[in-house]
RNAcentral holds the full RNA, with entries from SILVA. The part of an RNA shown here (large-subunit ribosomal RNA, domain I) has 467 nucleotides and comes from Colletotrichum lindemuthianum. Its mean pLDDT, the model's own confidence on a scale to 100, is 80. Rfam family: Eukaryotic large subunit ribosomal RNA. Rfam links the family to the GO terms structural constituent of ribosome and ribosome. A reference for the family is Yusupov et al. (2001), "Crystal structure of the ribosome at 5.5 A resolution", Science. The source organism's lineage runs through Eukaryota, Pezizomycotina, sordariomyceta, Hypocreomycetidae and Colletotrichum orbiculare species complex.
Context: one part of a larger RNA
RNA sequence: GGUUGACCUCGGAUCAGGUAGGAAUACCCGCUGAACUUAAGCAUAUCAAUAAGCGGAGGAAAAGAAACCAACAGGGAUUGCCCCAGUAACGGCGAGUGAAGCGGCAACAGCUCAAAUUUGAAAUCUGGCCCCCAGGGCCCGAGUUGUAAUUUGCAGAGGAUGCUUUGGGCGCGGUGCCUUCCGAGUUCCCUGGAACGGGACGCCAUAGAGGGUGAGAGCCCCGUACGGUUGGACACCAAGCCUGUGUAAAGCUCCUUCGACGAGUCGAGUAGUUUGGGAAUGCUGCUCAAAAUGGGAGGUAUAUUUCUUCUAAAGCUAAAUAUUGGCCAGAGACCGAUAGCGCACAAGUAGAGUGAUCGAAAGAUGAAAAGCACUUUGAAAAGAGGGUUAAACAGCACGUGAAAUUGUUAAAAGGGAAGCGCUUGUGACCAGACUUGCGCCCGGCGGGUCACCCGGCUCUCGCGGCC
Numbered sequence: 001g002g003u004u005g006a007c008c009u010c011g012g013a014u015c016a017g018g019u020a021g022g023a024a025u026a027c028c029c030g031c032u033g034a035a036c037u038u039a040a041g042c043a044u045a046u047c048a049a050u051a052a053g054c055g056g057a058g059g060a061a062a063a064g065a066a067a068c069c070a071a072c073a074g075g076g077a078u079u080g081c082c083c084c085a086g087u088a089a090c091g092g093c094g095a096g097u098g099a100a101g102c103g104g105c106a107a108c109a110g111c112u113c114a115a116a117u118u119u120g121a122a123a124u125c126u127g128g129c130c131c132c133c134a135g136g137g138c139c140c141g142a143g144u145u146g147u148a149a150u151u152u153g154c155a156g157a158g159g160a161u162g163c164u165u166u167g168g169g170c171g172c173g174g175u176g177c178c179u180u181c182c183g184a185g186u187u188c189c190c191u192g193g194a195a196c197g198g199g200a201c202g203c204c205a206u207a208g209a210g211g212g213u214g215a216g217a218g219c220c221c222c223g224u225a226c227g228g229u230u231g232g233a234c235a236c237c238a239a240g241c242c243u244g245u246g247u248a249a250a251g252c253u254c255c256u257u258c259g260a261c262g263a264g265u266c267g268a269g270u271a272g273u274u275u276g277g278g279a280a281u282g283c284u285g286c287u288c289a290a291a292a293u294g295g296g297a298g299g300u301a302u303a304u305u306u307c308u309u310c311u312a313a314a315g316c317u318a319a320a321u322a323u324u325g326g327c328c329a330g331a332g333a334c335c336g337a338u339a340g341c342g343c344a345c346a347a348g349u350a351g352a353g354u355g356a357u358c359g360a361a362a363g364a365u366g367a368a369a370a371g372c373a374c375u376u377u378g379a380a381a382a383g384a385g386g387g388u389u390a391a392a393c394a395g396c397a398c399g400u401g402a403a404a405u406u407g408u409u410a411a412a413a414g415g416g417a418a419g420c421g422c423u424u425g426u427g428a429c430c431a432g433a434c435u436u437g438c439g440c441c442c443g444g445c446g447g448g449u450c451a452c453c454c455g456g457c458u459c460u461c462g463c464g465g466c467c
Base pairs, nucleotide, nucleotide: 027058028056029055030054031053038045042092068075069074079106080105081104082103089097090096110316111315112314113262123147124142125141127139128138129137130136131135156258157257158255159254160253162252163251164250165249166248167243168242169241170240173237174236175235176234177232178231181228182227185201186217187200188199189198190197202219203218204208210222211221212220267288268287269286270285271284272283273282294311295310296309297308298307351358352357371398374385375384376383377382
C1' cells in the first nucleotide's frame, strides 16, 4: 500500500404487529346555534331547544334490565302505536306553549365486571417452532403494582343430605334457496307487402295476466295458473350410527356460620341555559363537599317523626321503531315529450359568469336498409331517367304534417282605403228536393187488326183454241 472482515458514527432500503384521516349522509347520536315570523308596535315570550354550521356511527341508530312508576288487592328493562290530552302545568297568565302515570296493543330476553386468599402451589395470555391442529408439547415474553376459575344483590359464599339433567362427530330424509322441464292449430278459402283480420272446421284451459312475432294471436315464441319434477354449494330440522366425558359440571332441598356492593361522586351554594316542571325538570361552570342500621326518590321550600319504594356515581344486549341516500324487487283510478325529474336523447351535457352559481333545446324512415345499382347533364352540389318498396306525396332535413306566412298557377274585382251591415242581381262549384219529357227491354190486361202467301166462286178486261 492492497483485499476481506469486525467495531464506531451517520444515511438509506426492507419490515412482524397496529392505525385509516377521505367520501357519502334519507334515517340516527352528540355539540353549537340564529333571525325572518307571531304578538296586528316591541324588549321577556314565540318562531325553536328549529335552520345553517361542526363531529361520529350503523343497517338501523339511540335506549335498556330501575338509586323506576306508584300509594293499589299494587305494577315490574327498553322501544313504538292508540288513549290519557290540547288535559295538569308554563306564559308581558298576552300571543301562545304543553308533558307524564294508568289502561289497550305491537314486540319481548336477559345478563357481565370492580369490590373476597386458588393460596397445598399463575391454575391465565401474545409471539415463534413442532405435532395426531376446536387441541397438545417446547421456547422466549407479558404478568403477583394481579392474568384465570368462583360470585353480582333476584343475591351469593360455606357446610349437610338426597334427587334430577348433560358433550362431540357422521348423517338417511325433510324444509328453505338457486336451477331444469311440464297444455292446446300455425288445417282450408278470401283480402293483403305481410294474417296476428274475415269465413269454415277443430283443440287446451285451476293457464283467456302480459310481452314478442311484417295488422286485433288462449293454441307460433317467451311466459302465465295449479301442482309436480331435474341437478346443486349452503342454512335449519332430523331417524339412525360412532365416540367421549366422570369419583366432572349444573339445578332443586335443608342448616345456620358469614355476606365485601363503584368519590372531587352524591349533595349544598351560586351563575348561565333548558323544561310543562311551578321556593329551581335536566345540563354545565365556579366554590364547598359527604355517609355506611347508609344513600336516592316519594312534583310547594324548612324542622322533627313515621311509612313506602329502589340501590346511583362501571358495562353488554335481539325484536317491535325510523329511512327524499345506496342496492334489490313488485305495483299504480299518476304524467305521456311546452306534461312527467332540470335531463325519455353523447344532461348537470352544450352554453353563460372572474367566481359563488346559473343552466337549456333536442323522442318516432321502413316489416326489413331493401338507405336509390346503372345511364345522362354538370367541376361539384344537384337535376333528368331508371331501380327498391305496399307506399319515396316514407329518401337518414325521413310517420301523420294544422295555422300565421312565402312563392307559383287559375279565376274575379279595383273613383270615393280596406273591412263590416242590409237589399238585389250575376258567375263557378257542391248537395238535396220537386216537376216534366224521351228511348230500350220484360210480364199482364183491354181494344184494333195489316202486308204477304195458298185454295174456291162471281164479275170485268185482255190473249189463245174450238163450234